[in-house]
RNA sequence: AAGGAGAAAGCCAAACCUACCGCAAGGUGGGGACGGAAAGUCACGGGUCUGCCUAAGAAGAGUAUAGGCAGAUAGCCGGAUUGCCCUUU
Numbered sequence: 001a002a003g004g005a006g007a008a009a010g011c012c013a014a015a016c017c018u019a020c021c022g023c024a025a026g027g028u029g030g031g032g033a034c035g036g037a038a039a040g041u042c043a044c045g046g047g048u049c050u051g052c053c054u055a056a057g058a059a060g061a062g063u064a065u066a067g068g069c070a071g072a073u074a075g076c077c078g079g080a081u082u083g084c085c086c087u088u089u
Stems, first nucleotide, its partner, number of pairs: 001088004011036002016031006034075001040081003044078003047073009
């Protein structure tokens, strides 16, 4: 520098259960392992999801659609950045 077939030192921990936080998406701790070679970190681009507002529509409410605002997701994809092990040169 390139790569991740097998393995290994270790690492993380989906679903589900549980306590707490949040209107919610979801988050955190404990239990638990489906998986992961960045499942470490960062919401920069796209996606998805949640809440609220607006528009048109409507008797009204609700649903769907479009736009806006505020959030969530790094275990949706891309990007940025740091790093372990192994293999090859």
c-di-GMP-I-GGC riboswitch aptamer from a Campylobacteraceae bacterium, 89 nucleotides, folded computationally. Its mean pLDDT, the model's own confidence on a scale to 100, is 79.